Transfer RNA from a bovine gut metagenome, 71 nucleotides, folded computationally. RNAcentral holds the sequence, with entries from MGnify.
[in-house]
């Protein structure tokens, strides 16, 4: 100096710009004498930070920060 990533406690999906999501874990309640399972339901997020385009940004743009990887 290039190229990748960076959303929920964890592993990610969403990147065609308009509902923030999945599993798994947490916690509540059912079934069981109890646990395990397993149904149901919840609650958890400044999309890594700072601008900037827009009528509206996870997403486009420019900065910066980590990390991996490549000369």
């Nucleotide at each position: 100096g290039g190229g990748c990533u960076u959303u929920a406690g964890c592993u990610c999906a969403g990147c065609u710009g308009g509902g923030a999501g999945a599993g798994c874990g947490u916690c509540u309640g059912g079934u069981u004498c109890g646990c395990a399972a397993u149904c149901a339901g919840a609650a958890g997020g400044u999309c890594a930070c700072g601008g900037g385009u827009u009528c509206g940004a996870a997403u486009c743009c420019c900065g910066c920060a980590a990390g991996c990887u490549c000369c």
It matches the Rfam family "tRNA". Rfam's curators write: Transfer RNA (tRNA) molecules are approximately 80 nucleotides in length. It is annotated as a transfer RNA.